[in-house]
RNA sequence: GGCCAUUUAGCUCAGCUGGCUAGAGCGUUCGAUUCACAUUCGAAAGGUCAGGGGUUCGAGUCCCUUAAUGGCCA
Numbered sequence: 001g002g003c004c005a006u007u008u009a010g011c012u013c014a015g016c017u018g019g020c021u022a023g024a025g026c027g028u029u030c031g032a033u034u035c036a037c038a039u040u041c042g043a044a045a046g047g048u049c050a051g052g053g054g055u056u057c058g059a060g061u062c063c064c065u066u067a068a069u070g071g072c073c074a
Base pairs, nucleotide, nucleotide: 001073002072003071004070005069006068007067010026011025012024013023019057028044029043030042031041032040050066051065052064053063054062
């Protein structure tokens, strides 16, 4: 230098053929249970869907571009 993959909550990851308000597990906080802790149960908070632009009535999803990380080739 060329090519490919990945980027979504604090962490690990789903999200189908573009459709209504973006989800799960773990973690965190609060509550119930306990003398107390743990376990278990319930609830809540937490998101610029990597950045920018474009297409569309509508984009996490499609297109362009930039960046980061990983891999292959030279």

Model confidence (mean pLDDT): 82 of 100. Transfer RNA from a Candidatus Roizmanbacteria bacterium, 74 nucleotides, folded computationally. The sequence is in RNAcentral, with records from ENA. Rfam family: tRNA. The family's RNA type in Rfam is transfer RNA. Rfam describes the family as follows. Transfer RNA (tRNA) molecules are approximately 80 nucleotides in length.